Small-subunit ribosomal RNA from an uncultured prokaryote, 1478 nucleotides, folded computationally. The coordinates come from a structure-prediction model, not an experiment, and the mean pLDDT is 82. The RNAcentral record of the sequence draws on ENA. It matches the Rfam family "Bacterial small subunit ribosomal RNA". Gene Ontology terms of the family: structural constituent of ribosome and ribosome.

RNA sequence: AGAGUUUGAUCCUGGCUCAGGAUGAACGCUAGCGGCAGGCCUAAUACAUGCAAGUCGAACGGUAAGUCCCUGCUUGCAGGGAACACGAGUGGCGAACGGGUGCGUAACGCGUAUGCAACCUACCCUUUACAGAGGAAUAGCCCCGAGAAAUCGGGAUUAAUACCUCAUAAUAAUAAGUUUUGGCAUCAUUACUUAUUUAAAGUUUCGGCGGUAAAAGAUGAGCAUGCGUGACAUUAGCUUGUUGGUAAGGUAACGGCUUACCAAGGCAACGAUGUCUAGGGGGUCUUAAAGGAUGAUCCCCCACACUGGUACUGAGACACGGACCAGACUCCUACGGGAGGCAGCAGUGAGGAAUAUUGGUCAAUGGACGAAAGUCUGAACCAGCCAUGCCGCGUGCAGGAAGAAUGCCCUAUGGGUUGUAAACUGCUUUUAUAUGGGAAGAAUCCUUCCGACGUGUCGGAAGUUGACGGUACCAUAUGAAUAAGCACCGGCUAACUCCGUGCCAGCAGCCGCGGUAAUACGGAGGGUGCAAGCGUUAUCCGGAUUUAUUGGGUUUAAAGGGUCCGUAGGCGGAAUUGUAAGUCAGUGGUGAAAGCCCACAGCUCAACUGUGGAACUGCCAUUGAUACUGCUUUUCUUGAAUAUAGUUGAAGUGAACGGAAUGUAACAUGUAGCGGUGAAAUGCUUAGAUAUGACAUAGAACACCGAUCGCGAAGGCAGCUCACUAAGCUAUAACUGACGCUCAGGCACGAAAGCGUGGGGAGCAAACAGGAUUAGAUACCCUGGUAGUCCACGCCGUAAACGAUGAUUACUCGAUGUUGGUGAUACACAAUCAGCGUCCAAGCGAAAGCGUUAAGUAAUCCACCUGGGGAGUACGAUCGCAAACAGAAACUCAAAGGAAUUGACGGGGGCCCGCACAAGCGGUGGAGCAUGUGGUUUAAUUCGAUGAUACGCGAGGAACCUUACCUGGGCUUAAAUGUAGAUUGACCGUACCGGAAACGGUACUUCCCUUCGGGGCAAUCUACGAGGUGCUGCAUGGUUGUCGUCAGCUCGUGCCGUGAGGUGUCGGGUUAAGUCCCAUAACGAGCGCAACCCCUAUUCUUAGUUGCCAUCAGGUAAUGCUGGGGACUCUAAGAAAACUGCCUACGCAAGUAGUGAGGAAGGUGGGGAUGACGUCAAAUCAGCACGGCCCUUACGUCCAGGGCUACACACGUGCUACAAUGGUCGAUACAGAGGGCAGCUACCUGGUGACAGGAUGCAAAUCUCGAAAAUCGAUCUCAGUUCGGAUCGAAGUCUGCAACUCGACUUCGUGAAGUUGGAUUCGCUAGUAAUCGCAUAUCAGCCAUGAUGCGGUGAAUACGUUCCCGGGCCUUGUAUAUACCGCCCGUCAAGCCAUGGAAGCUGGGAGUACCUGAAGUACGUGACCGUAAGGAGCGUCCUAGGGUAAAACUAGUAACUGGGGCUAAGUCGUAACAAGGU
Repeated sequence: AGAGUUUGAUCCUGGCUCAGGAUGAACGCUAGCGGCAGGCCUAAUACAUGCAAGUCGAACGGUAAGUCCCUGCUUGCAGGGAACACGAGUGGCGAACGGGUGCGUAACGCGUAUGCAACCUACCCUUUACAGAGGAAUAGCCCCGAGAAAUCGGGAUUAAUACCUCAUAAUAAUAAGUUUUGGCAUCAUUACUUAUUUAAAGUUUCGGCGGUAAAAGAUGAGCAUGCGUGACAUUAGCUUGUUGGUAAGGUAACGGCUUACCAAGGCAACGAUGUCUAGGGGGUCUUAAAGGAUGAUCCCCCACACUGGUACUGAGACACGGACCAGACUCCUACGGGAGGCAGCAGUGAGGAAUAUUGGUCAAUGGACGAAAGUCUGAACCAGCCAUGCCGCGUGCAGGAAGAAUGCCCUAUGGGUUGUAAACUGCUUUUAUAUGGGAAGAAUCCUUCCGACGUGUCGGAAGUUGACGGUACCAUAUGAAUAAGCACCGGCUAACUCCGUGCCAGCAGCCGCGGUAAUACGGAGGGUGCAAGCGUUAUCCGGAUUUAUUGGGUUUAAAGGGUCCGUAGGCGGAAUUGUAAGUCAGUGGUGAAAGCCCACAGCUCAACUGUGGAACUGCCAUUGAUACUGCUUUUCUUGAAUAUAGUUGAAGUGAACGGAAUGUAACAUGUAGCGGUGAAAUGCUUAGAUAUGACAUAGAACACCGAUCGCGAAGGCAGCUCACUAAGCUAUAACUGACGCUCAGGCACGAAAGCGUGGGGAGCAAACAGGAUUAGAUACCCUGGUAGUCCACGCCGUAAACGAUGAUUACUCGAUGUUGGUGAUACACAAUCAGCGUCCAAGCGAAAGCGUUAAGUAAUCCACCUGGGGAGUACGAUCGCAAACAGAAACUCAAAGGAAUUGACGGGGGCCCGCACAAGCGGUGGAGCAUGUGGUUUAAUUCGAUGAUACGCGAGGAACCUUACCUGGGCUUAAAUGUAGAUUGACCGUACCGGAAACGGUACUUCCCUUCGGGGCAAUCUACGAGGUGCUGCAUGGUUGUCGUCAGCUCGUGCCGUGAGGUGUCGGGUUAAGUCCCAUAACGAGCGCAACCCCUAUUCUUAGUUGCCAUCAGGUAAUGCUGGGGACUCUAAGAAAACUGCCUACGCAAGUAGUGAGGAAGGUGGGGAUGACGUCAAAUCAGCACGGCCCUUACGUCCAGGGCUACACACGUGCUACAAUGGUCGAUACAGAGGGCAGCUACCUGGUGACAGGAUGCAAAUCUCGAAAAUCGAUCUCAGUUCGGAUCGAAGUCUGCAACUCGACUUCGUGAAGUUGGAUUCGCUAGUAAUCGCAUAUCAGCCAUGAUGCGGUGAAUACGUUCCCGGGCCUUGUAUAUACCGCCCGUCAAGCCAUGGAAGCUGGGAGUACCUGAAGUACGUGACCGUAAGGAGCGUCCUAGGGUAAAACUAGUAACUGGGGCUAAGUCGUAACAAGGU
């Protein structure tokens, strides 16, 4: 000191979370020792038991118990005495300290600083004076009585330092008078006079101790005052002894403290009153500081002692271990009455996450009493329990690599890690154990002795006293011996792998992890951090500048009030006088101690403790300074206002007037429609509309000018004229002389809508009605239409009241336009003042942007903000007729948000392309059949492909096989190959039997070479190594489809931007093309485009066999048949050719146009191959390969049969047709490219035919397979036909082990639907579509009408780019980024949660009124008692408590009810985001 988290990415804003420190802590796991501290935070809850306040015989009467002595004897009892002693009692002192707790208290309670001229103070110190005389009682003891007890009553007798009377007395008190000095007032004070009143106690060893009065001190209390010391304003008014005065009473003392009378005050926005919470401080924790939080232990103060009240005693109390009364609770009881108060120390129950021993001692320190010894002391000192904290020590140190073994991991013959770790060798002994020694804390008091002074004090010496404790500490011996855990390891945050699990179990502080390869769950190995502890939880501060004084903001992120005026308040121009309040400096007092900090010192160190210093930033007093601020004095003119002159404007209010338009009324002309819409309809109209004309009338608004203008504080203001009113600006610098700025509360104004009363009402128009649209349409559109809109008066007080930008003042480059003035001869050009705009420098800003009209630089004042939602909601107030203002919480989320970037998208825009549309030709969709798919069925109908981009697809060929599926029967290592070991000499084969076959069984058959060691071969057995068309294409490779043969996709360097990114790649042209050219903060480059490759179109050269045959020759019935030839065709090698090269036009160029020329071909000639970065988690684990998982007498493998061919149905792709451009019959031509030996087959024969039987050629430019449409002729004549051929019957042929399920073909017979096909939809731009046949792969055969190729014949049309679809580029908007198949809103339904209202019910505290009223003080009375003093008794006032009543406040609960939040896949719509489809 920062980090994580909003996004596809970025920069901000902003919250949430983490890392640190701390604790009187608790919980989990673990635990060797010591020192020093700390230890009921909750129930101020209830308490058993013991102890915690007594002491004095030197105050007193006395003697119960004990000790000692004496006597008696019953030998353990009775009597007497002594005091070293003392129970109970009188009396004195103490008990008001010490100890505990934090209920109450928001207060002079506490803190700090003062004051008392308004006060008290026992014991203690000092000083002065005094102590004379007398009296009456009473407790105890004794006797009697009541009672269970507590206790009480009566009688007799007695003492005192108890009580009373008298005397004396003061610097005492009271009253009166004189006097001195001082003071801020009341007054205080000095000296004095007079009058009145009040004291005492004894004891003694004779020294004293004690007593009374007074003064002074010390100590401790009391009272008063300034300042400081919580929350809430959704608490705004409170107060009647209240505020003051006079008088009296009361108190130690002032005082409404109390009473009577008089006056009507006092407090409060600088927060009274009320409610809630809370003991305060020194300090403690945290922090850089300022602050924030806190108030355990220790110290100071306060309050309290079961709850409430009251007084007594006393120096001191309204009294923790005293009293009285009331109440609640507990206990005892003989039922009549009594007793009690742990918030003292231990301890118990309860509560709680949680907090200790019913310990020892008065040895030390301190306290009470005492002359003292001493007694008492749960204060205190110690010990016990607890890792609760802080501090310290230890669990060993050194060497040691075969880098041992185990474990774990891996790319696994091996390596890595655990790890110098262990073993092993040497060393040490803190600690531990054993033995021995052994403190300091002790000084006193007292006793004895000595000394000084002189008889008692002081000093010295000796003796005596230790709970802790035989503790700390020291020494010796033994031996590595007795001693390590916890948390974490995805990022933040140091530390990684394997296995298990499979959105399960679970983790999680935030982000998040887990759905079969989890470094995030659980375990293990390893590692990291800390360590006798480690983690978790809770709380506080920090980080958080996230309440911002230091130190934040407000255009768009949360946030400027709608605007003006203005009070309090805050701030304020220049010069000067005085003062000294603020301010600054010096000095004094205080700021307790402890604590913090520094130094030194004591425990072996440290923690801890001691001593000293510093500090305590504060308060008070005093002295000084006077720059600034304040107050004050005298001035000034620049701020501000005024005056005079001029000028400006939709500024305001009132009144009058005007024309256009619209509606209406009546009239006239005129006739069938008008109106309205995307299209219509409702509506109006033959009773005459609409239209047109002139006239009348009503209300509202003011075209053109008009603008980027003007005015106003804002809202707002527009025909013209007048009246009244206000304002700005300019000029002059005449007048005043700081008169100013801002403004909480307050007052006023304040669009539209709305409300009240009364008018008015043309047009428009919420509501409403009707018509449309629509799935619906309570809307958008249309026809109507009422409030309202208008006026007057009153209310309301809100708007995206916006410049989303408060007001005022000063300063800070420019350019340009415009409004109003000024000066000037000025229609030019400059200047100046005040406005209104645009663009920009600096600067600012997250950016967009702002930029003299600031969002820049500064100052003053006001308002407002502090995550999103809940919510501008609820409750309670204020205001109002209603609408407004002010304004939470529970709960919930980790975001919500701003600006900008790149994509994608838009029923946004611009440009462009494509058989995309259009123009055409032919099809699909209707029929039958073929084939594929879905569905259904089935034992099985194996599996995959599923919008485009599945569906004549994988399959280029399912009768068996294929085959993966089903049924049934078998096998368990079947096949190949290898290794190792063992055995055998065969194995193979043949025949027969069973069987559906696989398979099983039987019989026959019985190796080779040899150097005799063995080898080869084969088989069997064993071990290892298999096999799987089982799963995952969402783990993968490879391959493929599609966008798309679309023109795009990127990089290096530079530049711009905080950044994501941009530029380049954009712009202007051009192209099929990111093709090329020009321009240019870009310059270059790569993958794509194009070209290079193949086929084809032309020519040439070369070469001629199996091809060809013009010429020559031979020959045939005929044929390149033969000789021969290379001319031609052709074959197959090479070459040429096309490049906008030439011309014209246009153009800067690139290029474009031309029926141009030339050319076989003309503008990429035609076709093919070739597919950028990427998208679709696209397809394929069943082509193949491969990770992981699964099966292993089966999910492997063999065999037979069946199935993949099923069939109410639906869809895709095709074939054949529906006929005359045709069918049938006959005749007759012309291809290309391929195939062929288990083959193609000429030719001959037979068969109607499929084909069969012979036979020949050909492993092929040689032989062979081979065209159809076309053409010619005949016939049919528009029909379900001589069209069409499905279906069915019969008979056959061929292939093949085998045609039943389930083949093809042939012949004869049969002769179905179908007469051109709805919505829709597909292909094609030329050798194309259409049409015709041929070949091949697969293949025994074939379900082929399929696929792939080949040639024959051979068209029509394209105006054009508005629209549909797809695509490219630029731009724009966006709330989208799994990207429009996006996002997202509300009701309803379901569950959960918190909350508001609510008839009512139940509490709580405080107050008011009335009634009652204990104890007790005071007062009055006092016939009873007493000689008296006085008292009992009675009464009055007041009061705790109790009761009653009404109202308010507050809390809980509640039938029912309201909205809100949250929750993978509910319903209805589609409101918002794109012009979001209004």